[in-house]
Context: one part of a larger RNA
Molecule: small-subunit ribosomal RNA, 5' domain
Organism: metagenome
RNA sequence: AAAUCAACGCUGGCGGCGUGCCUCAGACAUGCAAGUCGAACGAUUAAACUUUCCUUCGGGAAAGAUAUAAAGUGGCGCACGGGUGAGUAACACGUAAGUAAUCUACCUUCGAGUGGGGAAUAACGUUCGGAAACGGACGCUAAUACCGCAUAAUGCAGCAGCAUCAUAAGGUGCAGUUGUUAAAGGAUUUAUUCGCUUGAAGAGGAGCUUGCGGCAGAUUAGCUUGUUGGUAAGGUAACGGCUUACCAAGGCUACGAUCUGUAACCGGUCUAAGAGGACGGUCGGUCACACUGACACCGAAUAACGGGUCAGACUCCUACGGGAGGCAGCAGUCGGGAAUUUUGGGCAAUGGGCGAAAGCCUGACCCAGCAACGCCGCGUGAAGGAUGAAGUAUUUCGGUAUGUAAACUUCGAAAGAAUAGGAAGAAUAAAUGACGGUACUAUUUAUAAGGUCCGGCUAACUACGUGCCAGCAGCCGCGGUAAUACGUAGGGACCAAGCGUUGUUC
Numbered sequence: 001a002a003a004u005c006a007a008c009g010c011u012g013g014c015g016g017c018g019u020g021c022c023u024c025a026g027a028c029a030u031g032c033a034a035g036u037c038g039a040a041c042g043a044u045u046a047a048a049c050u051u052u053c054c055u056u057c058g059g060g061a062a063a064g065a066u067a068u069a070a071a072g073u074g075g076c077g078c079a080c081g082g083g084u085g086a087g088u089a090a091c092a093c094g095u096a097a098g099u100a101a102u103c104u105a106c107c108u109u110c111g112a113g114u115g116g117g118g119a120a121u122a123a124c125g126u127u128c129g130g131a132a133a134c135g136g137a138c139g140c141u142a143a144u145a146c147c148g149c150a151u152a153a154u155g156c157a158g159c160a161g162c163a164u165c166a167u168a169a170g171g172u173g174c175a176g177u178u179g180u181u182a183a184a185g186g187a188u189u190u191a192u193u194c195g196c197u198u199g200a201a202g203a204g205g206a207g208c209u210u211g212c213g214g215c216a217g218a219u220u221a222g223c224u225u226g227u228u229g230g231u232a233a234g235g236u237a238a239c240g241g242c243u244u245a246c247c248a249a250g251g252c253u254a255c256g257a258u259c260u261g262u263a264a265c266c267g268g269u270c271u272a273a274g275a276g277g278a279c280g281g282u283c284g285g286u287c288a289c290a291c292u293g294a295c296a297c298c299g300a301a302u303a304a305c306g307g308g309u310c311a312g313a314c315u316c317c318u319a320c321g322g323g324a325g326g327c328a329g330c331a332g333u334c335g336g337g338a339a340u341u342u343u344g345g346g347c348a349a350u351g352g353g354c355g356a357a358a359g360c361c362u363g364a365c366c367c368a369g370c371a372a373c374g375c376c377g378c379g380u381g382a383a384g385g386a387u388g389a390a391g392u393a394u395u396u397c398g399g400u401a402u403g404u405a406a407a408c409u410u411c412g413a414a415a416g417a418a419u420a421g422g423a424a425g426a427a428u429a430a431a432u433g434a435c436g437g438u439a440c441u442a443u444u445u446a447u448a449a450g451g452u453c454c455g456g457c458u459a460a461c462u463a464c465g466u467g468c469c470a471g472c473a474g475c476c477g478c479g480g481u482a483a484u485a486c487g488u489a490g491g492g493a494c495c496a497a498g499c500g501u502u503g504u505u506c
Base pairs, nucleotide, nucleotide: 002505003504004503006502007501008500009499010498013378014377015376016375017374018373019371020370021336026334027333028332030331031330032329035076036075037074040073041072043068044067049064050063051062052061053060054059083289084288085287093213094212095211096210097209098208099207102206103205104204107202108201109200110199111198112197113196114195115149117147118146124139125138126137127136128135129134155180156179157178158177159176161174162173163172164171165170185194186193187192215261216260217259222252223251224250227249228248229247230246231245232244233243234242264286265285266284267283268279269278270277271276291312292311293310294309295308314325315324316323317322342368344367345366346365350364351362352361353360354359381411382410383409384408391402392401393400394399416445417444418443419442420441421440425435450495451494452493453492454491455476456475457474461490462489463488464487465486471478472477
């Protein structure tokens, strides 16, 4: 000098775009952050409508059509999106390959099929227990929930053939034979459509394996027993000590094993002429975690932040028998700290989930609020103006400086205020804008400068006070009676809505 997720001191007019708990992965009151589908199902049906019946003429009852998502069965989603960086020195990440060792819901394309049956159960009703959370018994009912049967191959399994490729098992293609495996219906205009089952391919996604690469310490030198390899079995979507039994005794290491410390990794960011050095906040990709530890269930996929079970710590309720909870989601609170915001608006846009759709949900997101925290832009006036006014400071008392500065004249008008108009963002045939009556336009109106420094480095000097005192100081150093270095004043220098200090990096 540059930079900063900064803080502190003094000061502070406006706008645009960004950024905002770096500390305690500390504890959390309250609200919201994941639902949706009645075109899967039983069920319910207030008001209004239609029909029928009854009537004390007030009205009432039944059915239909319609409607209904509070509760339940079922489907899809909840593995995305959002947060944090504790752990991790590791195939976690980056990069380049492999998978002839693999899986893939929804989506796309191309085939084939969708026949015929059964038994339950929640809701509900009755009843019992419990303070509650919730639970038990009996009875009833439906389905795209569940279970058999039929049919079926280019699926799967066994047997065996040819060609070709390959890495040992094997892959691909062609033609055989035997066995085995499926389904669900809904809506309506009656012709479709949305589904369902089973194959083949694609896209996107995921798992696994490998080469290479990126921290410190030897005041850590030896480490390892499922350890290293083999055989067999189990397990997995899949290879594999992944697991188990048996056999062998191997495997790693001064090219630094093991141990200890530190740390999420990268694209990138800062600095630097570069080479390097330091960093990894915001944004994008990957990983890990969700009070702590372990475990499985469901599912295409989870060992699952707002699912479950067990144990632990903590908090809360209790009728003392027993129960409930998890903000490292968005706001917000306490605590810690030098230090970091609103318990805001909206689904209008973009995107996501569900749905045939209308639509519903969405603290993702889009906006607004707070903060000079940063960057950028603008303004606080411009030109003229000498009686060089007054005041102040200084003086050799003549003057000199402040200083064209002010006054005064002419001109001009960022933001605000008032009045009048008023968007784009909306994709449409039409409708639909949170922001917002915002930006912007026209007319009227004139209110905003400070901070640090002035001995040298380093741009900028005098007077008074003080007298090694009080004090200053980044380094050198100033101050002991004429201090351009302390304090005050005048003057000056440099930046400017900022200026300086401190911390950190190069």